[in-house]
Molecule: small-subunit ribosomal RNA
Organism: uncultured bacterium
RNA sequence: AAUUCGCCCUUAGAGUUUGAUCCUGGCUCAGGACGAACGCUGGCGGCGUGCCUAACACAUGCAAGUCGAACGGGGUUACACGAGGUGCUUGCACCAUGUGGAACCUAGUGGCGGACGGGUGAGUAACGCGUGAGCAACCUGCCUUUCAGAGGGGGAUAACAACGGGAAACCGUUGCUAAUACCGCAUGAUACCGGAUGAUGGCAUCAUUGACCGGUCAAAGGAGCAAUCCGCUGAAAGAUGGGCUCGCGUCCCAUUAGGUAGUUGGUGGGGUAAAGGCCUACCAAGCCGACGAUGGGUAGCCGGACUGAGAGGUUGAUCGGCCACAUUGGAACUGAGACACGGUCCAAACUCCUACGGGAGGCAGCAGUGGGGAAUAUUGCACAAUGGGGGAAACCCUGAUGCAGCGACGCCGCGUGAGGGAAGACGGUUUUCGGAUUGUAAACCUCUGUCUUUAGGGACGAAAAAAUGACGGUACCUAAGGAGGAAGCCACGGCUAACUACGUGCCAGCAGCCGCGGUAAUACGUAGGUGGCAAGCGUUGUCCGGAAUUACUGGGUGUAAAGGGAGCGUAGGCGGGGAGACAAGUUGAAUGUCUAAACUAUCGGCUUAACUGAUAGUCGCGUUCAAAACUAUCACUCUUGAGUGCAGUAGAGGUAGGCGGAAUUCCUAGUGUAGCGGUGACAUGCGUAGAUAUUAGGAGGAACACCAGUGGCGAAGGCGGCCUACUGGGCUGUAACUGACGCUGAGGCUCGAAAGCGUGGGUAGCAAACAGGAUUAGAUACCCUGGUAGUCCACGCCGUAAACGAUGAUUACUAGGUGUGGGGGGACUGACCCCUUCCGUGCCGGAGUUAACACAAUAAGUAAUCCACCUGGGGAGUACGUUCGCAAGAAUGAAACUCAAAGGAAUUGACGGGGGCCCGCACAAGCGGUGGAGCAUGUGGUUUAAUUCGAAGCAACGCGAAGAACCUUACCAGGUCUUGACAUCGAUCUAAAGGCUCCAGAGAUGGAGAGAUAGCUAUAGAGAAGACAGGUGGUGCAUGGUUGUCGUCAGCUCGUGUCGUGAGAUGUUGGGUUAAGUCCCGCAACGAGCGCAACCCCUGUUGCCAGUUGCCAGCAUUAAGUUGGGGACUCUGGCGAGACUGCCGGUGACAAGCCGGAGGAAGGCGGGGAUGACGUCAAAUCAUCAUGCCCCUUAUGACCUGGGCUACACACGUGCUACAAUGGACAGAGCAGAGGGAAGCGAAGCCGCGAGGUGGAGCGAAACCCAGAAAACUGUUCUCAGUUCGGACUGCAGUCUGCAACUCGACUGCACGAAGUUGGAAUCGCUAGUAAUCGCGAAUCAGCAUGUCGCGGUGAAUACGUUCUCGGGCCUUGCACACACCGCCCGUCA
Repeated sequence: AAUUCGCCCUUAGAGUUUGAUCCUGGCUCAGGACGAACGCUGGCGGCGUGCCUAACACAUGCAAGUCGAACGGGGUUACACGAGGUGCUUGCACCAUGUGGAACCUAGUGGCGGACGGGUGAGUAACGCGUGAGCAACCUGCCUUUCAGAGGGGGAUAACAACGGGAAACCGUUGCUAAUACCGCAUGAUACCGGAUGAUGGCAUCAUUGACCGGUCAAAGGAGCAAUCCGCUGAAAGAUGGGCUCGCGUCCCAUUAGGUAGUUGGUGGGGUAAAGGCCUACCAAGCCGACGAUGGGUAGCCGGACUGAGAGGUUGAUCGGCCACAUUGGAACUGAGACACGGUCCAAACUCCUACGGGAGGCAGCAGUGGGGAAUAUUGCACAAUGGGGGAAACCCUGAUGCAGCGACGCCGCGUGAGGGAAGACGGUUUUCGGAUUGUAAACCUCUGUCUUUAGGGACGAAAAAAUGACGGUACCUAAGGAGGAAGCCACGGCUAACUACGUGCCAGCAGCCGCGGUAAUACGUAGGUGGCAAGCGUUGUCCGGAAUUACUGGGUGUAAAGGGAGCGUAGGCGGGGAGACAAGUUGAAUGUCUAAACUAUCGGCUUAACUGAUAGUCGCGUUCAAAACUAUCACUCUUGAGUGCAGUAGAGGUAGGCGGAAUUCCUAGUGUAGCGGUGACAUGCGUAGAUAUUAGGAGGAACACCAGUGGCGAAGGCGGCCUACUGGGCUGUAACUGACGCUGAGGCUCGAAAGCGUGGGUAGCAAACAGGAUUAGAUACCCUGGUAGUCCACGCCGUAAACGAUGAUUACUAGGUGUGGGGGGACUGACCCCUUCCGUGCCGGAGUUAACACAAUAAGUAAUCCACCUGGGGAGUACGUUCGCAAGAAUGAAACUCAAAGGAAUUGACGGGGGCCCGCACAAGCGGUGGAGCAUGUGGUUUAAUUCGAAGCAACGCGAAGAACCUUACCAGGUCUUGACAUCGAUCUAAAGGCUCCAGAGAUGGAGAGAUAGCUAUAGAGAAGACAGGUGGUGCAUGGUUGUCGUCAGCUCGUGUCGUGAGAUGUUGGGUUAAGUCCCGCAACGAGCGCAACCCCUGUUGCCAGUUGCCAGCAUUAAGUUGGGGACUCUGGCGAGACUGCCGGUGACAAGCCGGAGGAAGGCGGGGAUGACGUCAAAUCAUCAUGCCCCUUAUGACCUGGGCUACACACGUGCUACAAUGGACAGAGCAGAGGGAAGCGAAGCCGCGAGGUGGAGCGAAACCCAGAAAACUGUUCUCAGUUCGGACUGCAGUCUGCAACUCGACUGCACGAAGUUGGAAUCGCUAGUAAUCGCGAAUCAGCAUGUCGCGGUGAAUACGUUCUCGGGCCUUGCACACACCGCCCGUCA
């Protein structure tokens, strides 16, 4: 701002499937709670709370008694009187006794209580509980109110006594006695029973009430001086407490579908307080059940509690209501009330006593014990308070209750100090060695006193006289002392707040999920630090939440799990228009109930809080009144839904019967001759007994070419030659009839491809099984030759399929376009065409929907109704049970266990024995090789004391190594050194160190000596202890740097914009073109970057400038550019020019470009080099160097001598030389380029056959030297041979380098003269000054090259082309791959 609108409150997510994405979907976490338990820890107080398991067994004590004012006794103690005895002090004491009478106690009779209070949750799925009604079908002690009454009698019996039995418990017989104990009689009603008739009312039986008559039934006394009080009897009410009935609600399993004989109902009777099959006799045959009976399992129910936004879900400890139970089962008695926890009887189990004959007992009361268990307390105090029983009362009883004790079990509160304090102390940890951190933390200073300790005071609770307190000397108050006595637990990879070091090394271990750990672990263990909570903190278990993951609120089913194979139809659910009635649903108002507590709000009381008090509030159910829109119901009506009739119409719709032609095969006959058939190629097979081929005739079965069409019909499965008969449905038109008759459809019934099964037929072709032949490592397959069931028919089963549009049926609505099948209408001269309409069947497409793909009037859109189905993957459509089936099997359909995913759609890559386009010495076309020989060299292997180490497909192997006799050298053996061979520091010392000689020794090393000693230098030497050096030791998978490779391939990206929910796409694709993502055009893209190209160097032509050591045309000169001279030429080296598709023609799209041509030294990148995008390969290198970490430190460091790296049955790579005549040998005579040179190159000359020696001119080089280039050319010879080819190997003799050529150098001469006659499979290089061939130089280097890097000389052949091989680029397609096909993955076996 707009709006279709009251306002407010409430409603949180995250990790994990992927390379990444969206979705589906499960798993897991964060929250709260608990009668909890366990681990570590533990200061105080308040309020609560404490056997969830064995309803297991219980020792001991207590938990229900009381009344003497109901009664008779008994006992004790005072008193009075009487008589007696004793002591004697003669009137006192004592003893025994009788009578009276008082107080107290009490076994028994009697009354009331014991049915309450307290415990537990075993049973119970039930009127048990909750809620709301009813009883016209009932009871109620004590209590309250009212009315009336209590007259007069009787007989017993406990106790007690005696006797007896028994071990005991206890019992028996005889005798005495009382009562508020018991029993008649009288009186008596508004009680009860019977009769009798009225009235009123209701709910069927009936209820209420009035007059009258008859009958029946009561009682107890006690206390007191008395008044009076407490009791007693009958009746009527009330109150309280119960009993019974009913509506509704109340767990799971259908793999529990039928159950029931007192069962359902009736009549009569019985019984009860009371209705009732509650019980009984008879009669009838009912009653319950898919709205879940019956059966099985589990369970006390509720107020409430926990959780949740709510709806819900879970639960039923403490407190309160109800029920049930009291060792187990059964039964009744008494009583107002029980079928009775601390009563009785019986049975059973268990325990105890016993004299063996018999007895006793019941903690699920409070404590307590054993046991079980992860686990749950004291054998406490008191009746002071509250309440209960008895009593007139005093009072007694009360393990109810009030309190205390134990337990951090829970909730709540408090404390463990506060302020200051930087040398940022010590110590710890860490470090880049500077520091950082612990950390104002501590110490230290100044305070406070909550809790705690001590001392003093000291309650409320007690109830308006007094007395009375278990708790309790408690709470609380005051004073004093002193920071003193009081902090832990868990976590620190993400979720999830909090990080480092060391140890360990896929070990030890962690883990809620994802996942950590294989030598640098923020994930294990420890430490420091940090975070969180805090007298607690974690773990485990359970419940709810998150989970919209059972979805009422609030989900889905094309492809993720999910539409039944299809139809008909029962129950059920839902249902068109109009007017009317009713008031069941619905809505509103009032009212009853919803115990208390709880919860929420507000206000109070404990110092606060927890806790607690008061007031108010909430759903549900019932009653009454009202409304009448909608739904239901009732009756009326309508026609549009549905159906009927009538008129047309299309069709492989179905069933039965008949007919037809083509083809295959077989049979017969003819013609005819050697093959046929089959395959990628063969073979099996058929054929000279005549096949195949061909002609004629015949037999038989099955299927119906063309027409034929995302055409038609049918519910689906499915249906195809023609004709006939019977028959189902659709569509169109009409509007005569009915008048909502409709839709869907759990169960049920019917249909239902192929295969299969049963019985009987049939069998041409085809063809599981089977046989043979091929293929193959194998081939129980694919291919071939055969071939049986079957396929066909009839009848009967089966009942399943990717039975698919993977899309249930019906109805309505919501843009279009374009085909096609069947009808109708209009217009038109018209069959055509055109317009329009209904039904079907396709394609495209908008909105909308969807996770996306896609769907889109034939919906997967918008709505409505009904049915079916789904709830992670695997186990598994399996097992068991049941039903069906002849069988095969079908239908229904789990669990244990296991995983953290399984899955859908789309994206980017990689890949494909997918496709398209293109390129490359990739193939092809050529030339020359390698692979065979000998040798050189490297590698593997083997050997060895050692044969040092590294490199490993391409991209290791003449590689590091541009050069191992010692050295190098890292390896081995032996001999030696230990602050060291090398660096820095170092107290201190010397005047030298070094060099020289000699001795020992293999040498390192050790020893001795000479010489010098004038001066100077300290950047010189020596040097103890110690810091440290040193390491070619490990890790290239900790690294830097460098390098290889794809690949000099043309690619790799970014910004903004746009598209997509997103990963991503677009750009970068497309049409051309190029060596090129090179350029042009087009295009939701527009631009840009790194790459390409160009800029750089060499080379090819030329101009200008400059001429020495280079050059010499002309002029002089010489043996010689030797000299004078010259700058013209060559050449040298500076600066320029030149090439750009610039010009012409053709072609192309008027483009980019391509083709041809001109000019030009050069033409379309002129040739060559340098230059290597983003990235890949954990590629290579710790042994070039640097470097983290680890390791060694009289050795893994250092020195020395000798040996080894050079070994040798073998295998491989790279080369050299050859096999010869395009050649070898000999002789002659020509032509380069680029380099190097001072511890060097080394000329001439001389010597040697030669290597070489001697010599020492010249040259730090356009000057001198290395240095003779070779092939080629000319001539001679060899004549095809293991040779005049080839040169290995070997012998002898030498040269050179070097301290030294034995292991182990190169070269020379003479002699010897091996293999080899062009090389299998395979394989390599090269497209022009290239290949091939020929020599020359350089680095390294004392010496050593067939290697490497360069240089020039001579100088080819071929390329049709892109099918194939290899590698690469772009587009597209598939994908279950993403470590990316060297992938993933299945089965068997171990």